[in-house]
């Protein structure tokens, strides 16, 4: 080049047009304990970037950034 996938909290990931984007791991506080450690309770953080479509977009479309696979 050409083509197909992927891109969601610090990490793993749900969610196939309508719920306040859900949830575990981890940070933060708290409670228990003589101390930690386990456990329990509360809290914080996310849709890759611009555009379109729709009455509503993580979701469909078009482009660009990434990452990954095929074929030249």
């Nucleotide at each position: 080049g050409c083509u197909c996938u992927c891109g969601u909290a610090g990490u793993u990931u749900a969610a196939u047009g309508g719920a306040u984007a859900g949830a575990a791991c981890u940070g933060g506080g708290g409670u228990u304990u003589c101390c930690u450690a386990a456990a329990c309770c509360c809290u914080c953080a996310a849709u890759g970037c611009a555009g379109g479509u729709u009455c509503g977009a993580u979701u469909c479309c078009u482009g660009c950034c990434g990452g990954g696979g095929g074929c030249a």
Source information:
The prediction has a mean pLDDT of 82. A computed fold for a 72-nucleotide RNA from a Candidatus Peribacteria bacterium, annotated as transfer RNA. Its Rfam family is "tRNA". By type it is a transfer RNA. The organism belongs to Candidatus Peribacteria, within Bacteria. It was read from a public genome assembly.